[in-house]
Predicted 3D model of a 120-nucleotide RNA (SAM riboswitch aptamer (S box leader)) from Pedosphaera sp. It matches the Rfam family "SAM riboswitch aptamer (S box leader)". Rfam's curators write: The SAM riboswitch is found upstream of a number of genes which code for proteins involved in methionine or cysteine biosynthesis in Gram-positive bacteria.

RNA sequence: CACUCAUCCAGAGUGGCAGAGGGAAAGGCCCUAUGAAGCCACGGCAACCGGUGGAGUGACCACUCUACGACUAGGUGCCAAAUCCGGUCAAAGCCAUUGGGGCUUUGGCGAAGAUGAGAA
Numbered sequence: 001c002a003c004u005c006a007u008c009c010a011g012a013g014u015g016g017c018a019g020a021g022g023g024a025a026a027g028g029c030c031c032u033a034u035g036a037a038g039c040c041a042c043g044g045c046a047a048c049c050g051g052u053g054g055a056g057u058g059a060c061c062a063c064u065c066u067a068c069g070a071c072u073a074g075g076u077g078c079c080a081a082a083u084c085c086g087g088u089c090a091a092a093g094c095c096a097u098u099g100g101g102g103c104u105u106u107g108g109c110g111a112a113g114a115u116g117a118g119a120a
Stems, first nucleotide, its partner, number of pairs: 003118006013042005021031003027085002043079003048075002050071001051068007083112001087109009
């Protein structure tokens, strides 16, 4: 890099160094000298794995569901905006109309991505 599964409308930032970018991708929209990226310190959120309690299935190993973050230094992750929006299909509404369309809302599906767990 590629493969499988799950999740992605919730949540959580201060300080120091630094000095112009950043939000993955056309475009849009936004953040940013009232200080971007990055690094460091401390803090916080969450609950994927692990842990603990409960229930169920199973002869054992184990598996499924569920609760708990004082679990007072377990492994990761994360801390602007829905994964900021983005493609496609359907419905409703509005606009336009010779033909062909446009916009908004809601819902479905998908692509790509992120994170975790696994497998190779």